Context: one part of a larger RNA
RNA sequence: AGCAUCUGGUGGAUGCCUUGGCGUAUAGAGGCGAUGAAAGACGUGGCACUCUGCGAUAAGCUACGGGGAGGUGAGAGCAACCUUUGAUCCGUGGAUUUCUGAAUGGGGAGACCCAACCCUUUAGGGUUAUCGUUAUCUGAAUACAUAGGAUAACGAGGCAAACCCGGCGAACUGAAACAUCUAAGUAGCCGGAGGAAAAGACAUCAACCGAGAUUCCGUUAGUAGUGGCGAGCGAACGCGGACCAGGCCAGUGGCCUUAGGAUAAGAACCGGAACAAGCUGGAAAGCUUGGCCAUAGUGGGUGAUAGCCCCGUACGGGUAGAAAGUCCUAGGGUCCUCGAGUAGGGCGGAACACGUGAAAUUCUGUCUGAAUAUGGGGGGACCAUCCUCCAAGCCUAAAUACUCCUAUACGACCGAUAGUGAACCAGUACCGUGAGGGAAAGGUGAAAAGCACCCCGAUGAGGGGAGUGAAAGAGAUCCUGAAACCGGAUGCUU
Numbered sequence: 001a002g003c004a005u006c007u008g009g010u011g012g013a014u015g016c017c018u019u020g021g022c023g024u025a026u027a028g029a030g031g032c033g034a035u036g037a038a039a040g041a042c043g044u045g046g047c048a049c050u051c052u053g054c055g056a057u058a059a060g061c062u063a064c065g066g067g068g069a070g071g072u073g074a075g076a077g078c079a080a081c082c083u084u085u086g087a088u089c090c091g092u093g094g095a096u097u098u099c100u101g102a103a104u105g106g107g108g109a110g111a112c113c114c115a116a117c118c119c120u121u122u123a124g125g126g127u128u129a130u131c132g133u134u135a136u137c138u139g140a141a142u143a144c145a146u147a148g149g150a151u152a153a154c155g156a157g158g159c160a161a162a163c164c165c166g167g168c169g170a171a172c173u174g175a176a177a178c179a180u181c182u183a184a185g186u187a188g189c190c191g192g193a194g195g196a197a198a199a200g201a202c203a204u205c206a207a208c209c210g211a212g213a214u215u216c217c218g219u220u221a222g223u224a225g226u227g228g229c230g231a232g233c234g235a236a237c238g239c240g241g242a243c244c245a246g247g248c249c250a251g252u253g254g255c256c257u258u259a260g261g262a263u264a265a266g267a268a269c270c271g272g273a274a275c276a277a278g279c280u281g282g283a284a285a286g287c288u289u290g291g292c293c294a295u296a297g298u299g300g301g302u303g304a305u306a307g308c309c310c311c312g313u314a315c316g317g318g319u320a321g322a323a324a325g326u327c328c329u330a331g332g333g334u335c336c337u338c339g340a341g342u343a344g345g346g347c348g349g350a351a352c353a354c355g356u357g358a359a360a361u362u363c364u365g366u367c368u369g370a371a372u373a374u375g376g377g378g379g380g381a382c383c384a385u386c387c388u389c390c391a392a393g394c395c396u397a398a399a400u401a402c403u404c405c406u407a408u409a410c411g412a413c414c415g416a417u418a419g420u421g422a423a424c425c426a427g428u429a430c431c432g433u434g435a436g437g438g439a440a441a442g443g444u445g446a447a448a449a450g451c452a453c454c455c456c457g458a459u460g461a462g463g464g465g466a467g468u469g470a471a472a473g474a475g476a477u478c479c480u481g482a483a484a485c486c487g488g489a490u491g492c493u494u
Stems, first nucleotide, its partner, number of pairs: 001493009015479001016443002020414002022411007029403002031159002039100003042055003046078002049075003061094006070082003105114003115128005130156009163194001164192005174181001178228001204211002215242005225233002246395003249339001253335011269317003275290005291308002293297001299311003344368008354380001375390005430437002450478001453465004
């Protein structure tokens, strides 16, 4: 030095576990904000810091209701206190709520600086942004007026996950290149609204038979079409379902709203059955024997696996305030005559599955421009016949889309390199001028009983005894503890 066996170190795989995630279903909610939001800064405790809560009334104040023995949130303890004269805690309502932030008195490099006026008094309180609408008062050039100005009242502003409507609107890509085309009216930007939005009561389809608002799903059908007839794009009629609802424009009306009454559901919460002995063991829920309850044998905990130990579960009960729904009664407000610069046409575009095409239909930038039910539109150029409907006014639930969020339940979902990026003080540490990027990191034990005391050592680190414990080869780098890698002992070989 190699090999083998044994025994250690290092390391943190594996097994087991779960506080955290993921998904689905059902129900709810679908907004918050000038009465100052979302998001923050700074404070706030008897004691330094962080998290949580709260706001100079600052881990809290108050009223009512619930509840019934402990409590003063967590890391984490000590002190001092509170509490059956009912605390802590839970629910509902109210008060307080610094500063920044739409931020709104002016400014500003966010959490800061500086004001005016009024009221009160030496300590405070209130008002003062902009825009829009309405009203009133003023008021130029310029006579009447108008513009402008001032004041008051009311409203708006900002944030928020997706869904919805509208405006503007790419490129990569595909066409095996590329220009029409495609990607795609997608991404993105902007505006607006609601719990849904949009659409909606036929100037619709159909085909000589008829249907009867809109929306969504299945089918028709990858069909008819469209298309450098390339790549591709791609209906409708009809049929089957989901859901169904019609109204109004001067009157037995619709819509909005106020007051009173009725009504189901409904907060915290309450009651809630039934077991013992022996054995093993550190511990019984395990095993043995004998019982019991069950409208409750879902689930979780308890020193191992518990229907009957605990929390619960089935079932039953309970109500305040607020809000919402429906109905009834009484009142208030608001809404005006059937649709002309319209239909249609020319030019240029766009939407329709339809790329200008034979191109109907819809929208309109521009120029034009009818008829008036004895009328007008459509039936895919156009004409006739026939059929069908009545534009240029308004409203309308449900079926449909989505989930930042709440509650409950479930899972041939994950189990710490998985599952959210994040089970742990994570959008943290750290990186970047910035936009932005973005981790690692779970497990002693049933219970800290977390090793008093002694010894070696430097008043160390570390270790040896002793003690606790079922176990310390569970000692905090703490369950199990694989491999790589590094030692020691023994044997063999060189």
The part of an RNA shown here (large-subunit ribosomal RNA, domain I) has 494 nucleotides and comes from Kiloniella sp. EL199.
Its Rfam family is "Bacterial large subunit ribosomal RNA". The family has 102 seed sequences and 51,934 matches in Rfam 15.1.
The organism belongs to Kiloniella, within Bacteria.
Model confidence (mean pLDDT): 83 of 100.